Small-subunit ribosomal RNA from an uncultured bacterium, 1392 nucleotides, folded computationally. The sequence is in RNAcentral, with records from Greengenes. The prediction has a mean pLDDT of 82.
RNA sequence: CCCUUAGAGUUUGAUCCUGGCUCAGGACGAACGCUGGCGGCGUGCCUAACACAUGCAAGUCGAGCGGAGCCAUCUGGUUGAUCCCUUCGGGGAGAUUCCGGGGAAGCUUAGCGGCGGACGGGUGAGUAACGCGUGAGUAACCUGCCCAUGAGAGGGGAAUAACACACCGAAAGGUGUGCUAAUACCGCAUGAUGUAUUUUUACCGCAUGAUAGAAAUACCAAAGAUUUAUCGCUCAUGGAUGGACUCGCGUCUGAUUAGAUAGUUGGUGGGGUAACGGCCUACCAAGUCGACGAUCAGUAGCCGAACUGAGAGGUUGAUCGGCCACAUUGGGACUGAGACACGGCCCAGACUCCUACGGGAGGCAGCAGUGGGGAAUAUUGCGCAAUGGGGGCAACCCUGACGCAGCAACGCCGCGUGAAGGAUGAAGGUCUUCGGAUUGUAAACUUCUGUCUUCAGGGACGAAAAAGGACGGUACCUGAGGAGGAAGCCACGGCUAACUACGUGCCAGCAGCCGCGGUAAUACGUAGGUGGCAAGCGUUGUCCGGAUUUACUGGGUGUAAAGGGAGCGUAGGCGGGACGGCAAGUCAGAUGUGAAAACCAUGGGCUCAACCCAUGGACUGCAUUUGAAACUGUUGUUCUUGAGUGAAGUAGAGGUAAGCGGAAUUCCUGGUGUAGCGGUGAAAUGCGUAGAUAUCAGGAGGAACACCGGUGGCGAAGGCGGCUUACUGGGCUUUAACUGACGCUGAGGCUCGAAAGCGUGGGUAGCAAACAGGAUUAGAUACCCUGGUAGUCCACGCUGUAAACGAUGAUUACUAGGUGUGGGGGGACUGACCCCUUCCGUGCCGCAGCUAACGCAAUAAGUAAUCCACCUGGGGAGUACGGCCGCAAGGUUGAAACUCAAAGGAAUUGACGGGGGCCCGCACAAGCAGUGGAGUAUGUGGUUUAAUUCGAAGCAACGCGAAGAACCUUACCAGGUCUUGACAUCGUAUGCAUAGCAUAGAGAUAUGUGAAAUCCUUUCGGGGACAUAUAGACAGGUGGUGCAUGGUUGUCGUCAGCUCGUGUCGUGAGAUGUUGGGUUAAGUCCCGCAACGAGCGCAACCCUUACCAUUAGUUGCUACGCAAGAGCACUCUAAUGGGACUGCCGUUGACAAAACGGAGGAAGGUGGGGAUGACGUCAAAUCAUCAUGCCCCUUAUGACCUGGGCUACACACGUACUACAAUGGCAAUUAACAAAGAGCAGCGAAGCGGUGACGUGGAGCGAAUCUCCAAAAAUUGUCCCAGUUCGGAUUGCAGGCUGCAACUCGCCUGCAUGAAGUCGGAAUUGCUAGUAAUCGCGGAUCAGCAUGCCGCGGUGAAUACGUUCCCGGGCCUUGCACUCACCCGCCCGUCA
Repeated sequence: CCCUUAGAGUUUGAUCCUGGCUCAGGACGAACGCUGGCGGCGUGCCUAACACAUGCAAGUCGAGCGGAGCCAUCUGGUUGAUCCCUUCGGGGAGAUUCCGGGGAAGCUUAGCGGCGGACGGGUGAGUAACGCGUGAGUAACCUGCCCAUGAGAGGGGAAUAACACACCGAAAGGUGUGCUAAUACCGCAUGAUGUAUUUUUACCGCAUGAUAGAAAUACCAAAGAUUUAUCGCUCAUGGAUGGACUCGCGUCUGAUUAGAUAGUUGGUGGGGUAACGGCCUACCAAGUCGACGAUCAGUAGCCGAACUGAGAGGUUGAUCGGCCACAUUGGGACUGAGACACGGCCCAGACUCCUACGGGAGGCAGCAGUGGGGAAUAUUGCGCAAUGGGGGCAACCCUGACGCAGCAACGCCGCGUGAAGGAUGAAGGUCUUCGGAUUGUAAACUUCUGUCUUCAGGGACGAAAAAGGACGGUACCUGAGGAGGAAGCCACGGCUAACUACGUGCCAGCAGCCGCGGUAAUACGUAGGUGGCAAGCGUUGUCCGGAUUUACUGGGUGUAAAGGGAGCGUAGGCGGGACGGCAAGUCAGAUGUGAAAACCAUGGGCUCAACCCAUGGACUGCAUUUGAAACUGUUGUUCUUGAGUGAAGUAGAGGUAAGCGGAAUUCCUGGUGUAGCGGUGAAAUGCGUAGAUAUCAGGAGGAACACCGGUGGCGAAGGCGGCUUACUGGGCUUUAACUGACGCUGAGGCUCGAAAGCGUGGGUAGCAAACAGGAUUAGAUACCCUGGUAGUCCACGCUGUAAACGAUGAUUACUAGGUGUGGGGGGACUGACCCCUUCCGUGCCGCAGCUAACGCAAUAAGUAAUCCACCUGGGGAGUACGGCCGCAAGGUUGAAACUCAAAGGAAUUGACGGGGGCCCGCACAAGCAGUGGAGUAUGUGGUUUAAUUCGAAGCAACGCGAAGAACCUUACCAGGUCUUGACAUCGUAUGCAUAGCAUAGAGAUAUGUGAAAUCCUUUCGGGGACAUAUAGACAGGUGGUGCAUGGUUGUCGUCAGCUCGUGUCGUGAGAUGUUGGGUUAAGUCCCGCAACGAGCGCAACCCUUACCAUUAGUUGCUACGCAAGAGCACUCUAAUGGGACUGCCGUUGACAAAACGGAGGAAGGUGGGGAUGACGUCAAAUCAUCAUGCCCCUUAUGACCUGGGCUACACACGUACUACAAUGGCAAUUAACAAAGAGCAGCGAAGCGGUGACGUGGAGCGAAUCUCCAAAAAUUGUCCCAGUUCGGAUUGCAGGCUGCAACUCGCCUGCAUGAAGUCGGAAUUGCUAGUAAUCGCGGAUCAGCAUGCCGCGGUGAAUACGUUCCCGGGCCUUGCACUCACCCGCCCGUCA
């Protein structure tokens, strides 16, 4: 200089941080699931170094040797097809059969002999080692075959296999006797440039010694074969190759392995080896290794390299290559150049096989193959054609090395499964808002192509030089046929590309993490669609990465995990200034090495690629050598500033020992004195008439030292406090005489180390674990009280831990200030002060900087340096085991299995607190009247029932839905009925019908009869309405889900709050605004303020009520005597205005807002009341008002009818009414005063009848006109405190009213009956003024039925000191392990 570095999910209500877990990538000798067309190149027992049937894997040389066999050929005999001759007697030739003899040449080869078998091939058990890697060394070594050079090969000898014979044995095999050969064996000769010894010269080396030369002595060789080309043999030297040994450096984990070692370490002599060496042996000495980790234990073949990674690293050691080790287990040697030998030997063990039981045989971790193990890994193939190896002169033989083929998607690479056109956007599928969308140019269809495939023909290279090709009729080429034969797998909630429907219903299941599934699942299963990859795709396992999560690059330790309790100090690490030397580290150059393959780059060869070939780079390393000298190191000289010594001062609860002192507690003695003391929230236990407590005097004894006293002092920390004395440690200041880096830190080690505890011996006043008693409590092994023993105190010893804390290791240097305080010095000053300055300590505030934030900030948690200690998710656990220490208690060191996806820090918003501050409310308090007790009414629970329909459930369900269940209502039950339906829309046909009446029936309904005849419109065809019949679409559901919803409502709460924009602050969640000082009913208003503004709420605007004015007045009113008429002043009615705004005055307040008082006024500080309900909370209530998604029923969960039920009744609760009486009951008298309402299927007057409910009657009135309508409490009389002249329940009889119908089950009246109840336990409710209390009146619903509900007026109080407490709420602040948000939270243990 170039290239190179990616993150995400998950702790929380949210945030930042710490921190773990998980994912996305790559790789594999893989395996499993689904699927599978072709080719090329590779790869293929990772487990049992488990056992192995069968075949093959190492032989070769006859040109070393003697035999043996075969055989050309010769020969003797024999057999004799056939042929020839024949005198027919026979003769000859003769293929051929058998038995012999010789056998030159040829072939084969059991044995002797030579070479090979130590290579090649396999495996990784062992091995933590000079085994491996790398670099050196051997002056301490060997090396067959091969190469080069020199020299030589003369002459002899004795055997032995084979073979023969005999014998033993089942076999394997063996023994004896006899014969024989050699390139087998043995002497002799010759021999040096050989070896050994001695002497000597030169020269080299760190040394033992080496090299070269000279001299002497001793010792040692040989083999032949042959085709005559050659091949061998012996000695010696050198080379090459291969080996052996030694050394430096590197090479896993454990210290819960700390000491190991007797041939051990060294020496001398000897032996042994190719060679050095305790390698072996005898003797001598007592060493050697180890915290830089010996020994022991566990694990493991090592490397080139492979995978991953930005790199540094981490992991691995299959295939290929180098080295090592092993060959059934252990041991041993022999042969040989080489072995302590995979397919050699011997012994021992285990196993298998054979056996005549005496004895033998075997070794696949060679190639195939078998069994077994296992999730899992191939053919008992072809060939020596190539490459290579062994033997041979060679031909050649052997070669499971090797070359090929077979099997396997096991991996990498390449190709294909078609291409172009093709819209009616076909059919089918899926979804649907029913319109359509999508699958989708996809298909069909048309036109093409021929890679792969099939068939046919041709047909290699691989073979350098004649022949010779397993692969192979293969690769390749040519031609033809024909889209024909060739696509799957996984995923689709986020991470992470890709969505819908159905099924299922915390089930079945999914899941890498977070997590899905409890009836609308994009997360399960299926389908359609989509995404990804593709002859593969997913899953599982392992490694690296992400993970800066072990941090060398590249982390931390105040509170998240993490500073040792403190000091002294060993090893070690690090270390001040100046000048020299050296050159170990360091830097630069050169040389050697760093095998090949791999990797990278550039080219080349297979059509490309994978693969292969060539060249270069790289291999960051090690060694040698030359140079440089800044830094580190080392060495020498020197310096004074670090450190120390000296001198002069100085402060102090520093330590140890001894002595002394006063106050107080307790006890003892004596005096005074009398009934209590003591103790607590309140009590009791306890003490006291045997005299306590109290008080006075005296005495005893132990422990601790008030005031001074102070974020004051001293000490390393723990810690240290009356006074005096003795001994003693350290600090600080000043000075600058001395030493001259003597320093810092500090693993192990040593020492100190609060309290409690332990041992021995003392002591013991007070206090006080344990213990006892009394209380408290559900319990109280506690908190409180009365006692009380160890202990606390002293001496000596042990223990060795604490929130031993500043939760902050030590040392050094540097980096703004301000202000206190303790000790010392200097300056100035007349000066104790004050002031300025300086050093050491000890605090606070604060800038930069740092920090996740909080905070730290010259006493750092800042900026740097050195050293030590410690941390690596939570739990298990500071536990277990082991070691060490301890008298014990225990301490120290210190895991794992298993389990979770978090645990944690700081800060934020809320909620909450038996936290704090401020404030409000009939919240308490002060009052009045009640509820809770009785009877009744009504609602609910429970129970009962055929049914007792359903809903509402703390406040905020319970006289609630229901403003009115005898039928109806009605939804429930029983029985009887209907099925396109009681109700809606659509098609067709008809106008038959229907109403009414009769009969049957409980009725629905059924049957019969059956009048008048049609309602609208018309262009007269018809259309609509109504009714019937019929078909199917559909109707219907008070069936489910209020946790799928809309709408509506309750509640906090008519509480004063809830938010936003911009700006600012904070990494951020968030904060600020909205907090603060006042004030208000109010986030109401004022002031201040990094905020400035705004919105929804508050208030006001609306209605009503209180006053007045104006206008208008009939049905209202009347100053007109009555009536009529008239009028509108008054009352009233109802429309419009006015009026009240802290506007005025005074005081207070901050010159504000506002508050207090006053005036005026009908009304005074939002005048009273109403309507009006912010953001939100409670999955609050309602699917039964209504609407509605989904699910469910469809001759029924729909519809109709009759009867029953909703009214039951041991009991419990809520809400009311009536009472318990004299503020009352009853009766009477006469008289007076309301408001607000309602009325035509209605209100209903007067009159008459009835004791009465009521009946009759019908005037008037659709109502300021008439009616309901009478108001009641009031007044007078009587009763005289009783279960009554209170109270009215219950029951009987007789009636009235409504209504088809009062039995279940209505209301009212009269007579009679006359229950409980004498003011209500614990508890609890409402109300602050025209209110509570009390009195009556009206209305809705309604045929009838109110003690309920909604309204109306009459009479008309008491009390509020105040905010401590109870309840609820608002604001600020604080704490928090809560956030589904505090006792209805969170959480621990146990059980299921």